[in-house]
RNA sequence: GGGAGUGUGGUCCAGUGGUCACGACAGCGGACUGUCGCUCCGCAAACGAGGGUUCAAUUCCCUUCACUCCCG
Numbered sequence: 001g002g003g004a005g006u007g008u009g010g011u012c013c014a015g016u017g018g019u020c021a022c023g024a025c026a027g028c029g030g031a032c033u034g035u036c037g038c039u040c041c042g043c044a045a046a047c048g049a050g051g052g053u054u055c056a057a058u059u060c061c062c063u064u065c066a067c068u069c070c071c072g
Base pairs, nucleotide, nucleotide: 001071002070003069004068005067006066007065010025011024012023018055027043028042029041030040031039048064049063050062051061052060
């Protein structure tokens, strides 16, 4: 330099056009308990950035950034 893949709460991830973006762990609150823990219930928190298409974009298209892999 050329090509491909990945990017989603604090962490790991699902979702691939259409309500409130799924779940686990972690965090916070409550119940339970003599206390802690376990267990149960609840809460907060996320689509790498910019643009385009569309009635509607995490999803499709373009550019770009970061990381990984392959070729040279």
This is a predicted structure of a 72-nucleotide RNA (transfer RNA) from an Abditibacteriaceae bacterium. The prediction has a mean pLDDT of 82. RNAcentral holds the sequence, with entries from ENA and MGnify.